[in-house]
Parts: sequence; structure tokens; C1' cells
RNA sequence: UCGUCAAAUGGGCAAACCCGUCGCGAGGCGGGGACGCAAAGCCACCGGUCUUUAGGGUAUUGACCUAAUGACAGCGGGGUUGCCGAA
Repeated sequence: UCGUCAAAUGGGCAAACCCGUCGCGAGGCGGGGACGCAAAGCCACCGGUCUUUAGGGUAUUGACCUAAUGACAGCGGGGUUGCCGAA
């Protein structure tokens, strides 16, 4: 110096819930609050889940499929950026 392992250090984010606010809604934003997270930083490309709308199809009374419209990055994959670094 490089590689492996991974402690520690400084910290970071922030679920549910409550309040306010935006939205038809899923949900977003701000404040409080911590369930947890080594990417729980960012990105809707792929799958998945959820919302709204309309038509069609199936089907014995209300459910599924499809199309469109959005949402979820704390559902998984993928892309991309990043702190520390022992024995």
C1' cells in the first nucleotide's frame, strides 16, 4: 500500500399513533413521537400491493379479470450516490 473480517467512533433516518394541512382516494407535506433500519439516501425500469374511473367479460346478488389514472423506494429485484474503518 492492497485485500479479507468487522469491533468501535461520530452520528443519520424514522414506523404505528396524535395534531395541522393538501388530495375524490391510495397517500403526500409540516410538527410531535420511536417500531425499527448499514443505505429505512435518491430513482417508478421490472415484478408486487393499494387507490380512483369507465367499459367489456365471467358469474346467482356481489366478487373476479381486463383497460386507463395515480400511490407505495419502510414489499422484492435493479440502477445510482455515500460516513467510519480496529484487533

c-di-GMP-I riboswitch aptamer from a Pseudomonadota bacterium, 87 nucleotides, folded computationally. Model confidence (mean pLDDT): 81 of 100. Rfam family: c-di-GMP-I riboswitch aptamer. About the family: GEMM was predicted in a large-scale screen for bacterial structured RNA regulatory elements. The source organism's lineage runs through Bacteria, Pseudomonadati and Pseudomonadota.